Transfer RNA from a Patescibacteria group bacterium, 74 nucleotides, folded computationally. Taxonomically the source falls in Bacteria candidate phyla (Bacteria). RNAcentral holds the sequence, with entries from ENA. The prediction has a mean pLDDT of 82. Its Rfam family is "tRNA". By type it is a transfer RNA. From the family's description: Transfer RNA (tRNA) molecules are approximately 80 nucleotides in length. Gene Ontology term of the family: triplet codon-amino acid adaptor activity.

[in-house]
RNA sequence: GCACCUAUAGCUCAGCCUGGUAGAGCAACAGCCUUUUAAGCUGAUGGCCGGGGGUUCGAAUCCCUCUGGGUGCA
Numbered sequence: 001g002c003a004c005c006u007a008u009a010g011c012u013c014a015g016c017c018u019g020g021u022a023g024a025g026c027a028a029c030a031g032c033c034u035u036u037u038a039a040g041c042u043g044a045u046g047g048c049c050g051g052g053g054g055u056u057c058g059a060a061u062c063c064c065u066c067u068g069g070g071u072g073c074a
Stems, first nucleotide, its partner, number of pairs: 001073007010026004020057001029043004050066005
């Protein structure tokens, strides 16, 4: 230098291909249970989906560009 993969909740990841209400597990929080803790059960909370622009009635999703991380080739 070129190509590919990747960026979504505090953490690990779905969802993207096929545009239409943003999800799961864990953690943390509250309650129940328990002599207490742990475990178990219930509940609520937590996201302008890496930045910018474009297309569209509508973008996490499609297009362009930039940035961070990773892999391969040279």